[in-house]
RNA sequence: GCAGUCGGUUGUUCUGUCGCUGUUUUGAAUUUAUUCAGGAGAGAGGAAAGUCCGGACAACAAAGAGCAUUUCACUUCCUAACGGGAAGAUGUUCGUGAGAGCAUAGUAACGAAGAAGAAAAUAACCGCCCUGAACUUGUUUUAGGGUAAGGGUGAGAAGGUAAGGUAAGAGCUUACCGGUGCCGUCGGUAACUUCGGCAGCCGUUCGUCUUGAAAGUUGCAAUCUCAUGUAUAUCAGCGUUUGAGGGUUGCUCGCCCGAUGUUGAGGGGUUGAGAGCUAAAGUUAUAAUGUGAGUUAUAACGAAGAUAAAUGACAGAACUUUAAACUUGUUUUAAAGACAGAAUCCGGCUUACAGACCGACUGCAUUU
Numbered sequence: 001g002c003a004g005u006c007g008g009u010u011g012u013u014c015u016g017u018c019g020c021u022g023u024u025u026u027g028a029a030u031u032u033a034u035u036c037a038g039g040a041g042a043g044a045g046g047a048a049a050g051u052c053c054g055g056a057c058a059a060c061a062a063a064g065a066g067c068a069u070u071u072c073a074c075u076u077c078c079u080a081a082c083g084g085g086a087a088g089a090u091g092u093u094c095g096u097g098a099g100a101g102c103a104u105a106g107u108a109a110c111g112a113a114g115a116a117g118a119a120a121a122u123a124a125c126c127g128c129c130c131u132g133a134a135c136u137u138g139u140u141u142u143a144g145g146g147u148a149a150g151g152g153u154g155a156g157a158a159g160g161u162a163a164g165g166u167a168a169g170a171g172c173u174u175a176c177c178g179g180u181g182c183c184g185u186c187g188g189u190a191a192c193u194u195c196g197g198c199a200g201c202c203g204u205u206c207g208u209c210u211u212g213a214a215a216g217u218u219g220c221a222a223u224c225u226c227a228u229g230u231a232u233a234u235c236a237g238c239g240u241u242u243g244a245g246g247g248u249u250g251c252u253c254g255c256c257c258g259a260u261g262u263u264g265a266g267g268g269g270u271u272g273a274g275a276g277c278u279a280a281a282g283u284u285a286u287a288a289u290g291u292g293a294g295u296u297a298u299a300a301c302g303a304a305g306a307u308a309a310a311u312g313a314c315a316g317a318a319c320u321u322u323a324a325a326c327u328u329g330u331u332u333u334a335a336a337g338a339c340a341g342a343a344u345c346c347g348g349c350u351u352a353c354a355g356a357c358c359g360a361c362u363g364c365a366u367u368u
Stems, first nucleotide, its partner, number of pairs: 001364010012318007020043002023040007045339001049350002052348005057219004064253004069215005074088005089104006105210002109208005125151002127147008135138001159177006178202002180199005187192001223275004234265005245257004282301008319337007326329001
């Protein structure tokens, strides 16, 4: 200098004019909480998106138990909690590398694994060996038995190499290696690791199943209050403590409410206002502590609350990027400035994102 990997910050700036919403203040009117005028301050994100998880909060509500269903599953920590995060372990894939992924409780049994293949775990197509028969006496044809070392198919074919052994072969036996299990040992909080010994124990994935942990439901259109107004007219079923019906998750039991009852049909009135609604498991700074995610202490701030939905429009200058030109300069001209828009709030995950800047690390080339 070029090319990359990981992490973080930002993501147009300023001025003027006009306009919108809310808070506060001054004045006037007056229907006493509404209108008008003036002043001051504030007003959409890192994802507000997806609605995928976890909660706060509210109601059911005063009560649980069993079955079912769903999720998670290596180790240790963080957090209010999570299917989240941090740091690690083992196995495995990609990359020269910095790094980027995927998987992870148990396995006795059962089931499945398209197609190819003889066959996907009780295997026999070609092949090899033994015995017999036939004849054209040959590298022939055929019957029976044995075999899984060689070949083929396939993602995968009964752990690999070598020797012995055998009719031919095979962990059949032996040596070395790999995997698995058990015992001891080094290090580690632990998952596991280092070293050694014993065992011939030896195919893989997924699902069912088993074990452990967790989960009540609904969700701000939740829920609570006020005002206005009316007819629950009428019909039908069941029932009044020997309990109809309803609630409690999907079911069962239990428990609770329940009598001018309850269920269904049908009909009438209202569709207005307020609360919930923004002080948050909040933000910023400093210090200590921890590998880190974070934790603790002190101080300061306390930053939209709309309701058919405000948070903007126009003008000028500047900044950044791209392209072209020639006078090669912070020159001129043109174009563009990402993804995108709060609706109860918070913590995560996933997805989208033009450009600019900062830090650590890797590779290549060259120079000193």